Predicted 3D model of a 350-nucleotide part of an RNA (small-subunit ribosomal RNA, central domain) from an uncultured eukaryote.
[in-house]
Context: one part of a larger RNA
């Protein structure tokens, strides 16, 4: 266990697609299931309530009476909901004309840097730190010049900017491909919305198999620091980080804010089309939509703050919460190669 809530106090599934179900635009006619009205029957008595009465009062007892409500039948009403038949175009979609973009997948190419190898010059240090040492170096290092190889990441542009459902996405070019926005109004004619189950995607780490391995770097080794130092600092360094195929399915997966629709002051930036006037043209200017920021009115909020992308005003649908600990534990079940994930208590205690 509700007339309550979910940005930060407990609480929005990581995100989307969608089944059942719920909810649903304008209009005409019919119907009468829901709905509404009336009548009848029934709803035992006792109890309860009200009005009287009887025991000296009261408890107690007796008499009478009623509303509301439920169920059934019958007769009606037709606004709303449902249903049937038809119509509509504003919601939604298709087609058409444009358009912006690090949206996705594949292929090709590029330069800087790093490391390594080879060769030249060259000589005693280099590196590192708070200071050092481990380490590298006369078997010629560091430095510098030339050549080559490899792997990974793409400086500047770059933004409070853009795209994507989210995770996420940036060197350049090409091919294939998804979605958005704007314009106009040709077509369909409510086809919508939400969405239990279900399905798909899902950073990093991790796992399996095969490649790859420059730099970085869990583990590990060494040097320092320290009372100690299983650390912080330094020198090394393996998994891993990269690619292909599969698994895992979790994050402070955050806007800590579910989705859809409508309405509600202004001001000021940025992004993308369109329109207007102007102009040789462009830019600037005004303006409609779509997005992305800031300030802020009303309102809301415990406050902080939110404030036309609401945390305002409303409707619909889903998810979730119910004192702290025990505990996201135990157990069972499902999934997984495993790691573990999902679901998820109680005793006890304050």
């Nucleotide at each position: 266990u509700u007339g309550g809530g979910c940005g930060u106090a407990a609480a929005g599934c990581g995100u989307c697609u969608g089944u059942a179900g719920g909810u649903g635009g304008u209009u005409u006619a019919c119907c009468a299931a829901g709905u509404c009205u009336g009548u009848u029957g029934u709803u035992a008595a006792a109890a309860a309530u009200c009005a009287g009465g009887g025991c000296u009062c009261a408890a107690c007892c007796c008499u009478g009476a009623u509303c509301c409500g439920g169920c059934a039948a019958c007769a009606g009403a037709a606004a709303c909901u449902a249903g049937u038949a038809g119509a509509c175009u504003u919601g939604a979609g298709u087609a058409c004309g444009g358009u912006a973009g690090g949206g996705g997948c594949a292929g090709a190419g590029g330069g800087a840097a790093u490391u390594c190898u080879c060769g030249g010059u060259g000589u005693a240090g280099u590196g590192g730190u708070g200071a050092a040492a481990u380490a590298c170096g006369u078997a010629g290092a560091u430095a510098u010049c030339g050549a080559g190889a490899a792997g990974a990441a793409c400086a500047c542009c770059a933004a409070u900017a853009g795209c994507g459902a989210a995770a996420g996405c940036a060197c350049u070019c090409u091919g294939c491909u998804g979605g958005g926005c704007c314009g106009a109004a040709a077509c369909u004619g409510a086809c919508a919305u939400u969405g239990a189950g279900a399905g798909a995607c899902g950073a990093a780490a991790g796992c399996u198999a095969g490649g790859g391995g420059a730099g970085c770097a869990a583990a590990a080794g060494g040097g320092a620091u320290u009372a100690g130092a299983u650390a912080c600092c330094c020198c090394u360094g393996u998994a891993g980080u990269c690619c292909u195929a599969g698994c895992c399915g979790u994050a402070a997966a955050c806007g800590a804010u579910g989705g859809a629709u409508a309405c509600u002051a202004a001001g000021u930036g940025c992004u993308g089309u369109g329109c207007g006037a102007c102009u040789c043209a462009a830019a600037a200017c005004g303006u409609c939509c779509a997005g992305u920021g800031c300030u802020g009115u009303a309102g809301c909020u415990a406050a902080c703050g939110c404030g036309u992308g609401a945390a305002g005003u409303a409707u619909c649908c889903c998810g979730c919460c119910u004192g702290g600990g025990g505990a996201g534990u135990a157990u069972g079940c499902u999934c997984g190669c495993a790691a573990g994930a999902g679901u998820g208590a109680a005793a006890c205690u304050c």
The RNAcentral record of the full RNA draws on ENA and SILVA.